[in-house]
Molecule: transfer RNA
Organism: Candidatus Woesearchaeota archaeon
Formats: sequence, structure tokens, C1' cells
RNA sequence: GGGCCUGUAGCUCAGUCUGGUUAGAGCGUCGCUCUGAUAAGGCGAAGGUCGUGUGUUCAAAUCACAUCAGGCCCA
Repeated sequence: GGGCCUGUAGCUCAGUCUGGUUAGAGCGUCGCUCUGAUAAGGCGAAGGUCGUGUGUUCAAAUCACAUCAGGCCCA
């Protein structure tokens, strides 16, 4: 220098191929409950510019282009 993969909640990830109902799960956190107390259990809640920017579209996590970070391969 060239190519490919990954980036979504505090953590680990699904969803992208085929654009369309409110952006979800597990763990964690917080509150309540339960207990003599703790843990476990039960109920509920908070938490997201979907790496960033621009574009296409009635509509973008999803498509296009550029760019940033990490990884792998080639040279």
C1' cells in the first nucleotide's frame, strides 16, 4: 500500500442477507418484596445519537459513499 471481518445498553451478544409494528435478550445496576440477617427466589424500573459524517428513500441499526478504532490475510 491492497483485500476482508468486527463496532448495537455498564458487560457478552441477537437483529443487517430480504429497509417497514415501540430497537431486543442474558448478566449486571437500582427500588420493592421475602428472611432474624445475608444469599437465592418473586415483582418492577432505569439505562441506546445502533463507531462518526454525508447521501438515497415516504421510511435506514439495515442500502451507498467517505471516515475513525480494533483484528486477520496478502505484498